[in-house]
RNA sequence: CCGGUUGAUCCUGCCGGAGGAUACUGCUAUUCGGAUUCGACUAAGCCAUGCAAGUCGAGAGUCUUCGGGACUCGACGUACUGCUCAGUAAUAUGUAGUUAACCUACCCUAAAGUCAGGAAUAAUCUCGAGAAAUUGAGGCUAAUACCUGAUAGACAUUCUGGUCUGGAAUGAUAGAAUGUCCAAAGAUCCGUCGCUUUAGGAUGGGACUAUACCUUAUCAGCCUGUUGGGGGUGUAAUGUACCCCCAAAGCUAUAACGGGUACGGGCCAUGAGAGUGGAAGCCCGGAGAUGGAAUCUGAGAUAUGAAUCCAGGUCCUACGGGACGCAGCAGGCGCGAAACCUUCACUAUGCAUUAACGUGCGAUGAGGGAAUCUGAAGUGCUUAUGCUUUGCGUAAGCUUUUUUUCAAGUUGAAAGAGCUUGGAGAAUAAGGGGUGGGUAAGACAGGUGCCAGCCGCCGCGGUAAUACCUGCGCCCCAAGUGGUAUCCGGUAUUAGUUGGUCUAAAGCGUCCGUAGCCGGUUUUGUUAGUCCUUAGUGAAAUCUACUGGAAAACUGGUAGGCUUGCUGGGGAUACUGCAAGACUUGGGAUCGGGAGAGGCUAGAGGUACUGCUGGGGAAGGGGUAAAAUCCUAUAAUCCCAGUGGGACCGCCUGUGGCGAAGGCGUCUAGCUAGAACGAGUCCGACGGUGAGGGACGAAACCUAGGGUAGCGAUCGGGAUUAGAUACCUCGGUAGUCCUAGGCGUAAACGAUGCCCACUUGGUGUUACAAACCUUACGAGGGUUUGUAGUGCCGGAGCGUAGGUGUUAAGUGGGCCACCUGGGGAGUACGACCGCAAGGUUGAAACUUAAGGGAAUUGGCGGGGGAGCACACAAGGAGUGGAGGCUGCGGUUCAAUUGGAGCCAACGCCGGAAAUCUCACGGGGAUCGACAGCAGGAUGAAGGUCAGUCUGAAGGGCUUACCAGACAAGCUGAGAAGUGUUGCAUGGCCAUCGUCAGCUCGUACUGUGAAGCGUGCGGUUAAGUCCGUUAACGAGCGAGAUCGACAUCCUAUGUUGCUAAUUCGCAAGAAUGCACUCAUAGGAGACCGCUAGUGAUAAACUAGAGGAAGGCGUCGGCGACGGUAGGUCAGUAUGGCCUGAAUUUCCCCGGCUACACGCGGCCUACAAUGUAUGAGACAAUGGGUUGCGACCCUGAAAAGGGAAGCUAAUCUCCUAAACUUAUACUCGGUACGGAUUGAGGUUUGUAACUCAGCCUCAUGAAGCUGGAAUUCCUAGUAGACAAACGUCAUUAUCGUUCGUCGAAUAUGUCCCUGCUCCUUGCACACACCGCCCGUCAAGCCAUCCGAGUGGAGCUCAAAUGAGGCGCUCUCUUUAUGGGAAUGUCGAAUUUGGGUUCCGCGAGGGGGGCUAAGUCGCAACAAGGUA
Repeated sequence: CCGGUUGAUCCUGCCGGAGGAUACUGCUAUUCGGAUUCGACUAAGCCAUGCAAGUCGAGAGUCUUCGGGACUCGACGUACUGCUCAGUAAUAUGUAGUUAACCUACCCUAAAGUCAGGAAUAAUCUCGAGAAAUUGAGGCUAAUACCUGAUAGACAUUCUGGUCUGGAAUGAUAGAAUGUCCAAAGAUCCGUCGCUUUAGGAUGGGACUAUACCUUAUCAGCCUGUUGGGGGUGUAAUGUACCCCCAAAGCUAUAACGGGUACGGGCCAUGAGAGUGGAAGCCCGGAGAUGGAAUCUGAGAUAUGAAUCCAGGUCCUACGGGACGCAGCAGGCGCGAAACCUUCACUAUGCAUUAACGUGCGAUGAGGGAAUCUGAAGUGCUUAUGCUUUGCGUAAGCUUUUUUUCAAGUUGAAAGAGCUUGGAGAAUAAGGGGUGGGUAAGACAGGUGCCAGCCGCCGCGGUAAUACCUGCGCCCCAAGUGGUAUCCGGUAUUAGUUGGUCUAAAGCGUCCGUAGCCGGUUUUGUUAGUCCUUAGUGAAAUCUACUGGAAAACUGGUAGGCUUGCUGGGGAUACUGCAAGACUUGGGAUCGGGAGAGGCUAGAGGUACUGCUGGGGAAGGGGUAAAAUCCUAUAAUCCCAGUGGGACCGCCUGUGGCGAAGGCGUCUAGCUAGAACGAGUCCGACGGUGAGGGACGAAACCUAGGGUAGCGAUCGGGAUUAGAUACCUCGGUAGUCCUAGGCGUAAACGAUGCCCACUUGGUGUUACAAACCUUACGAGGGUUUGUAGUGCCGGAGCGUAGGUGUUAAGUGGGCCACCUGGGGAGUACGACCGCAAGGUUGAAACUUAAGGGAAUUGGCGGGGGAGCACACAAGGAGUGGAGGCUGCGGUUCAAUUGGAGCCAACGCCGGAAAUCUCACGGGGAUCGACAGCAGGAUGAAGGUCAGUCUGAAGGGCUUACCAGACAAGCUGAGAAGUGUUGCAUGGCCAUCGUCAGCUCGUACUGUGAAGCGUGCGGUUAAGUCCGUUAACGAGCGAGAUCGACAUCCUAUGUUGCUAAUUCGCAAGAAUGCACUCAUAGGAGACCGCUAGUGAUAAACUAGAGGAAGGCGUCGGCGACGGUAGGUCAGUAUGGCCUGAAUUUCCCCGGCUACACGCGGCCUACAAUGUAUGAGACAAUGGGUUGCGACCCUGAAAAGGGAAGCUAAUCUCCUAAACUUAUACUCGGUACGGAUUGAGGUUUGUAACUCAGCCUCAUGAAGCUGGAAUUCCUAGUAGACAAACGUCAUUAUCGUUCGUCGAAUAUGUCCCUGCUCCUUGCACACACCGCCCGUCAAGCCAUCCGAGUGGAGCUCAAAUGAGGCGCUCUCUUUAUGGGAAUGUCGAAUUUGGGUUCCGCGAGGGGGGCUAAGUCGCAACAAGGUA
């Protein structure tokens, strides 16, 4: 930098990704070079076998096969090299020093010397012991082995007191005395090599000092040789290193002591750096050698490829006893994710030895193995041609740097490799990961179907997967490429550089104050800090630059840097420090008059409440949403009077006051503290903050003793409720109150630490002071200014924003406290405090991709405000009850095909299913374009006659004939599909809703999501209009436009109309004015006019005129979008499926069933009616497979004829309710018509299942309908019929049409909803939301736990290898043995303490898990804030 919390945004915050490094690992791999790479990480676990330290013989002896070999004494070395990192937090290391407190073999320099003697011993020989390892006794012998003496010398003490170095003599040096110890080694080839002493050097060490040096305070006190002194011992040397005596000190918050972890450094990784992390390989230093102790030799060791002992392990054994130590090189086992050959050589370098030559060296060099790191090269090029053209294939040719192969030479200890030269030949050589985003690369195909699987994070997979598994393509890197783990970076998520703390994690509840840190003005001195300069040092390697080896790595060279530092010398003096002095502004003290619920103590008062007494009074009171428990006839509640008690302190009272905070409220007195103001005076930096520490600290709670009126946890009762351990109610204990203590916590909040300084303002208020005004001159009031406090608004600035803003969350300074993802958890353990409750301090395992803050838009609220709607109200008519029709569910059935399901399914798709429709059931039959395979002129498919099988049709089979080319047997592939998916779709439709909304451009505001506009005041049916406003305009909606109706005018006049006239017997015809009507075009209505209201606006109310008045009425027209709404069965269409059946055809059946439930409608229940007779008035529409006048037949349905009409002409076509007359007279009826019987008729192939109509007969339920619920505001509801659609026939359906024709409201937001504003939100799948806890189940880690097992450390005791000292004793008199004793002492055992770990019956909570159980605690006033 990027991805991830959200609907979107900003911020906080973490998680993840991209880089580099280390180790292991998957797949893959042509060649070569270089390298300080390769059992470090786990087991400093254990080791078979071989090798890793010898050399000399010119020191000496013996033996000899005379080669020089063997054995032994002797000399030097074996303390180096090599390996490892267990221990060690300082006896380590780094850096700088000290040694006046020391040593140093071999080497170098200088000086001097190397004389005289002696006694042994190994090997060997003899005799033994033993399995072995080994060892005993006796005898011989030599030396550069050992001893004695001399000389030189060294050391110590004392004296003299001179000289030198130095910061300082304790040093060096000179002399004298005394004491102690006392040198030497030879060989020889005659060159020399050795040996001894002293002094110096070099080298290598020892010791000491300062400083740096991880984590933990849930380690706060530690220490008795401890700290110091005197005298000794010991050492190369200092030193309590050790011993005796004396004193009682010493260390520690600048972290002692303890625990954990860890070799330290140069360096390595990463990073811009500061840093952070690491520390194996190379170098330096240290430590260790199975664990532990102690010792000899030696210049040097507490040595381990030396010895001794203990412990544990392994091995040998004759059981008596012995041997060994790979953290050397190879190699093995074990451990593990994890690490090579039991090779060659001393050629090079180096080491040991030697006089030298040499010898030896698993140091080292060389090779082998390893995808350890790093570097280099290559996997071809050209031409022609073809193709599906960034490329691939084919053919021909070219090149040979690399690689392959062949040959020769060269190098090298050898071998291998390399190098040089020549020949052949494109030959011999590409993978890994990825392809949804981050993150480069597929909207390719197949498979799978929340399965299998992928995924660092987000996430993908539930039938169209760019995300799984394959194929193809593509991308990245490339002899490599991915994964896992860890580290750095990113991460300014530990912040000194460089963060924060009002609300995100984070200011201690408040104050006082110790250490610490910081500190006013000024002078002088000093130079500690600081700065400059100089010298030394800070090893090499590593790093950087240049350069040689062809390039690079690598290895050399040169220069620089690094080691961030330390030490010494010289200088500067501003600042800081220190020392001395001065000052007054910080601070303090004093004086004055005021303010205040500041604190403590005592006294006094007031109302209310409650108890009691007395009186009055008489039936209820109380309580609640409503009730009940409760009180009351033993007199309540209520009224009056009196008396007792305890608590409290109304009004005043005020975003007023005081106090550090908690907190403080009647009055008076006493004691006491602090602050502000004013004016001087005094002290003279005395100050600020404040880790630890101390004090105070609401309420509740605890202890003891009082007190108890009211209130009131727990508790009891009554209600509510599904339940109600609650809310409400009646009682009522602790408590609340006082005294004395304890506790020490709160949302102890301004969620804002304290102090100081600076930085625009406005307006209140409290205290004090000053000036002025007023005045009755007492007071009081007012204005202005200043200081101090306390509020509000607000600028810059700051801030993620909300906001803050001289009372900062601004700008700076000082000091303290605190934070570092969420959960686990303020939990566990430990410690401290507490009587207890508990408090303070305060983790981890595990789990998780979020958690959180502020703000935005929506949605929602049992939040608020405003407006609206047949939403309610006011009314009318109903539905719900009966019978029937119809649709749905259910049930049934072979099938009762399917869809639609709150509003917005249910007389809906479907505008009426007898067949068809048809999708369903039963039965039967038919159909494969095209390609391939098998078949077919030895005759396919087909046709005709006959027979047989079948319910029929048809087909199969057989036979005969005709005829002549295809073919359904198999595999693909089709046609078709009312098969599936409306959650893959188009189109269409429904609905929110004819609701008033939904947006855009520019500008402006905001970091942004977004806002503004669209808000507010009015108004409207309306985001309709007006006014105002950081908005100005615009669009889609609304409105207008369109159609119909209502009035008038004009024009026209058939099939319409009909006066008059003419003709005609009549019917009628002709001519034709007006009107109706029809067609077409115009007029008219706009709050235009008047009055009032209103801002003079918009508009509203009323009125006039008018056919019509405020949208004239009705219709059409349905914004952006939502509902994964409906439809794959109207059509279209992707995917999937069937494909001789889920295709197609035929017949019959079914969709019409029937215990039942629901919706919609029809007819009724009657007298406002029914029946019969008579009479009146429409409109819209339809009609040639049709409407059918009219006539005849029939009681009727209807039938037989038949004119006219392709329609303002003919016809359907008698409208009905209505009027009138008569009858009926309240009954299941002359209401009602279901049901059933019989007979007819029509359509149609067909009327049984299952049509309509007619006639006669039959005459069911039903007497106005529970809860509930629907529609309707005027030509409307309601009543009445008509036409059409569908249609062969069938209408209680739908759509239209006319006739008659009301009631009520002009309000409201209560119910149901809608719109706008505002508010809260933990919701955004949007309240049908979210979400909490117990219980049940599974898994995981953890805590407690009777105990049990182990390890480390420590204390004490016992045993005690061995060391040192001392005494005695023995003998073979020695470097001897034994005994006693003192001291140190590993290890083992026992006991105690402490720390850690394992297991543990059982118990406790926690976390995670699928859709379990119970409730509903939180989020809205979350329904009790």
Molecule: small-subunit ribosomal RNA
Organism: metagenome